Predicted 3D model of an 80-nucleotide RNA (transfer RNA) from an uncultured Eubacteriales bacterium.
Rfam family: tRNA. Rfam's curators write: Transfer RNA (tRNA) molecules are approximately 80 nucleotides in length. By type it is a transfer RNA.

[in-house]
RNA sequence: GCGAUUGUGGUGGAACGGCAUACACAACAGACUUAAAAUCUGUCGGCGAAAGCUUGCGGGUUCAAAUCCCGCCAAUCGCA
Numbered sequence: 001g002c003g004a005u006u007g008u009g010g011u012g013g014a015a016c017g018g019c020a021u022a023c024a025c026a027a028c029a030g031a032c033u034u035a036a037a038a039u040c041u042g043u044c045g046g047c048g049a050a051a052g053c054u055u056g057c058g059g060g061u062u063c064a065a066a067u068c069c070c071g072c073c074a075a076u077c078g079c080a
Base pairs, nucleotide, nucleotide: 001079002078003077004076005075006074007073010025011024012023018063027043028042029041030040031039045054046053047052056072057071058070059069060068
């Protein structure tokens, strides 16, 4: 330099072009306990004063994009 794959909350991770993030873990609160662990119940992404914005970053297509297209960045693998 070329090619392939991947990039989504604190972590893992699902998601047919149709509620941005199911589910699990973690965290927090409560119950239980002498106390804790385990268990059970509930809450729970980030930024922002708000309106809003937010699926690596920037554009495009579309009524509508995590998803399709283009460029770029990063990681892994391969080729030279």
Description
The prediction has a mean pLDDT of 81. It was read from a public genome assembly.